[in-house]
Molecule: Archaeal signal recognition particle RNA
Organism: Candidatus Woesearchaeota archaeon
RNA sequence: UUAAUGGCUAGGCUGGGUGGUUGAUCCUCACCUGUAACGUCAAACGGAUCUCGGACGAGUCGAAGCAAAAGGGGCGGCAUGAUGAGUGUCAUCAGUCCUUUGUUGUUUGUUAAUCCCCUGUCCUGUUUGGUCGUUAUUCAUACUAACCUGGUCAGGCCUUGACGGGAGCAGCCAUACGUUUGCGUAUCGGUGUUUGCAGGGUCGCAGGGAGGAGAAUAACAUUGGGUUAAGCUGAAGGUGUUUGUUUAUGUCCACCCUUUUGCACGCCACUUA
Repeated sequence: UUAAUGGCUAGGCUGGGUGGUUGAUCCUCACCUGUAACGUCAAACGGAUCUCGGACGAGUCGAAGCAAAAGGGGCGGCAUGAUGAGUGUCAUCAGUCCUUUGUUGUUUGUUAAUCCCCUGUCCUGUUUGGUCGUUAUUCAUACUAACCUGGUCAGGCCUUGACGGGAGCAGCCAUACGUUUGCGUAUCGGUGUUUGCAGGGUCGCAGGGAGGAGAAUAACAUUGGGUUAAGCUGAAGGUGUUUGUUUAUGUCCACCCUUUUGCACGCCACUUA
């Protein structure tokens, strides 16, 4: 001087990006992406900082590497364009609507069609009955008073010398007040009930009158009208929104490769030449 091995230390690595938020940045949040590779704690009315995350702990590499710039590749994101689809909204055309005419059918019609008149059904008011119920009441039946309804009063009680007499409970009879039931009457109320009268009302239904040939409806075609008023159907547009596709463009970017530059490339032990 040189190379290998081992051990140290300086130092490095244990991620980065987009969105959100912020005066700005980092972080807790969401998303994309990478590694062999971290843990705990605080934090969206937020935590910290004005320059980079903070506090504690751990692992690993180890003179290894870190930083910046340029170029290339490249997952993914964002914006715009083109295009397809869905959907909302706006307006347009045609049909559905009305009408003229015609054709073809169906149903019905001289056992009388469309149309017209009358009546009933319908509605309102009123009237007359029926029926049900409330209340009151005449009459009739039955029941009904222990004491303060009447009659008759056993027993017992009182009285008398006795005969008798007296009051009088129970019982029996009658009856008042009252209660039940029934017929009737009156009042009030109800009732898809009946009769009559007046008015109203005509889409439908029924009956009668008059009249004497079509009437109703469907499809197709056709004449004219009418709106996107009420919606519906079909067609083609404008506009908004959502979504898919696209080596369409631009931009950001994890990660990978190459080059250049800056910092660092140290110490010890032993061994080889």